Overview: A computed fold for a 676-nucleotide part of an RNA from Hominifimenecus sp. rT4P-3, annotated as large-subunit ribosomal RNA, domain II.
Context: one part of a larger RNA
């Protein structure tokens, strides 16, 4: 891991509700007693217990009654119940089942370990040489020195013996704490044996929450006990109808609960939604400044502050600050003279739908929600962030399309079918179906990622100047004088700079000057003219489709191959393809006002309903040695769960049919027990 066999809403009492049956203004026995039987049963037994009256706090009244001043109103009354069965449900009990850490309580332990008391025991050998004494020195005596002897130390070295500092090895070990190698104490606060004492709300502790039999923040062991579990786990046959919720309110509440609020089931009523009309209430989009704020500029100037006035006043003044008020352009969820589109509430009329609404009365689940558009708040107008709100789709929905893919498009799967039309979304190969048909853009593989901001990329549109009185672009010529205007300046002569520049001649024209240039000249060039040439030439706005901008981490930003008058792109036609969607055909079941008929039939919690199979009682009638039951094999029959028939094996029981009554159905429980 696999097999197989056990393994979870039960029972009792009480309540309440559908039904069924007994009686019925009633109903109905507990307990005991009698009889009687294998076990069941029958009779008896009316205490008692529900019903037949109810209202008030109560006297009290009574199909009324309480309130009241009422003969007004309004509350609660005025209706068939009762005794079993049986289904659902809820209270009390372990109450569907397995699971705690823990608490008490009564006992068992100190043979292991700490700590004490008795009483015994062991500590190879080497070393050091304390006090004392004994001689000598010395001293007035002392003290003090040497020198022997002496054998003291929580003395040194070091085996047993005890420990457990470092490392290595072992980690399903040789071992549930060891093993090598070094290490540390080893006459002591030492090591050890043997006997005893201390007990768990305690004990012991040179103290580490440490030890108290491989268990110690409170041992074990047996009971309260099936402790509690608002918590994870699981909870066993089939088929049919219908079918949710992830919200509100309140909760030591927030992963629980109650209670509305969605779901089912009966039952009684007669409604309910939706378009269209009409009539309403409102202050949001928008706007708007009329208040309430906020904010810019001009005028104006209440006050204020600065000079001047003789301290001080009066007063004059002013490129300062400025209320209030004019005028001109803005801003607002908690501004609003204004003011929509939805929506929202009533009403009758048509119209649609066709039971969807409601009221009692039984049963539930739900109470983590998620995404996506669309107006929002919070956030950083950041999140596959978070909070409502509004709609859908997932949850509880398959199928198709988006390469893949809960939440996106399309579309709801009763079942069979080797038929058909279509959605979305495709039709050059992978791969069904157009190498389809018109026009026109793109040249970047854009398509097949991406900003500001940048470009004579290229289509469309649209306005303007300039042209056969010759543009624009090219080439030839000319571009002159008063004059080097005037100031300035070292120099300023069209060209550092300031002022003038709509001066002024001569002209076809020719700025008191568009650049280069010089120290200033000078020298090149342009504005502007003429010739030549011979048909469109600037500029500007809008728009389509493209280009840079563009650097990341396994492998390329089409699912790939591939694709350019496209298999990109915009618009247009026509076909075809595509789903479990529609329809054809045949079937099953539920509903309906019973119909040759129409309509329905995805589904998680959840509610209803109708069958299957096991084991066992009853009662009938079968069946088995001419072969039950189990096993095994099989092409039979039923919508399902099933159920038969036949061979073999087996070797004694066994089903059928009507009722009943359950230890009554297994894949999951880290499930328990066997076993491979």
């Nucleotide at each position: 891991u696999c097999c197989g066999g056990c393994g979870a809403g039960u029972u009792a009492u009480u309540u309440u509700u559908a039904c069924u049956g007994g009686c019925a203004a009633g109903g109905u026995u507990a307990a005991g007693u009698u009889c009687u039987u294998a076990a069941g049963g029958a009779a008896u037994g009316g205490a008692g217990c529900c019903g037949a009256a109810g209202g008030g706090a109560a006297a009290c009244c009574a199909a009324g009654u309480c309130u009241g001043a009422a003969u007004a109103g309004g509350g609660c009354g005025c209706a068939a119940g009762u005794c079993a069965g049986u289904g659902g449900a809820a209270a009390u009990a372990g109450a569907c089942c397995c699971g705690a850490a823990a608490c008490c309580g009564g006992g068992u332990g100190a043979u292991c370990u700490a700590u004490c008391c008795a009483u015994g025991u062991c500590c190879a050998g080497g070393u050091u040489g304390a006090a004392g004494c004994g001689g000598g020195a010395g001293u007035a005596a002392a003290a003090u020195c040497c020198u022997g002897u002496g054998g003291a130390g929580g003395a040194c070295c070091g085996a047993a013996c005890c420990c457990a500092c470092a490392u290595c090895c072992g980690u399903u070990g040789a071992a549930a704490a060891g093993g090598g190698u070094g290490g540390g104490g080893a006459u002591g606060a030492g090591g050890u044996g043997u006997g005893g004492a201390u007990a768990g709300g305690g004990g012991a502790g040179a103290a580490a929450u440490u030890c108290c039999a491989a268990u110690c923040g409170a041992a074990c062991c047996c009971g309260g006990a099936g402790a509690u579990a608002g918590c994870u786990g699981g909870u066993u046959c089939u088929c049919c109808u219908c079918g949710a919720a992830a919200u509100a309110g309140c909760u030591u509440u927030a992963g629980g609960g109650c209670u509305a609020g969605c779901c089912u089931c009966g039952a009684u009523u007669a409604a309910g939604u939706c378009u269209g009309c009409u009539g309403g209430a409102g202050g949001u989009a928008g706007a708007g400044c009329a208040c309430u704020g906020a904010a810019u500029u001009u005028c104006c100037g209440c006050g204020g502050g600065g000079g001047c006035g003789u301290c001080a006043a009066a007063g004059c003044u002013u490129a300062c600050c400025a209320a209030a008020g004019a005028a001109u352009a803005u801003c607002a969820a908690a501004c609003u003279c204004c003011g929509a589109a939805u929506g929202c509430c009533a009403g009758g009329c048509a119209g649609a739908u066709g039971c969807u609404g409601a009221u009692c009365g039984g049963g539930a689940g739900u109470c983590a929600g998620a995404c996506u558009g669309c107006a929002c708040g919070a956030g950083a107008u950041a999140a596959g962030u978070u909070g409502g709100g509004u709609a859908g789709u997932c949850a509880a929905a398959a199928g198709g399309g988006a390469a893949a893919g809960a939440g996106c498009c399309c579309a709801g799967a009763c079942c069979a079918c080797c038929g058909g039309c279509u959605a979305a979304g495709g039709u050059c190969c992978c791969a069904a179906a157009g190498u389809a048909c018109g026009u026109g853009u793109u040249a970047a593989g854009u398509g097949g990622a991406a900003a500001a901001g940048g470009a004579u990329g290229u289509g469309g549109g649209g306005u303007u100047u300039c042209g056969a009185a010759a543009a624009c672009a090219g080439c030839u010529a000319g571009g002159a004088u008063g004059u080097u205007g005037g100031c300035u300046c070292a120099g300023a002569a069209g060209c550092a700079g300031c002022c003038a520049u709509a001066c002024a001649u001569u002209a076809a024209a020719a700025g008191a000057g568009u650049g280069c240039g010089u120290a200033a000249u000078a020298g090149c060039u342009c504005a502007c003219u003429a010739g030549u040439c011979g048909a469109g030439a600037g500029g500007c706005c809008c728009u389509g489709c493209g280009c840079c901008g563009a650097a990341a981490a396994u492998g390329u930003c089409c699912g790939g191959g591939g694709c350019u008058a496209a298999a990109a792109c915009a618009c247009g036609u026509c076909a075809c393809c595509g789903a479990a969607g529609c329809c054809a055909u045949g079937g099953a079941a539920u509903c309906u006002a019973a119909a040759u008929a129409g309509a329905u039939u995805g589904g998680u919690a959840g509610a209803g309903g109708a069958g299957c199979a096991u084991u066992c009682u009853u009662a009938a009638a079968u069946u088995g040695g001419u072969g039950a039951a189990g096993c095994a094999g099989u092409a039979c029959c039923g919508g399902a769960a099933g159920g038969a028939g036949c061979u073999g094996u087996g070797g004694a029981g066994a089903g059928u049919u009507a009722a009943g009554a359950a230890g009554a159905g297994a894949g999951a429980a880290u499930g328990c027990c066997g076993g491979a």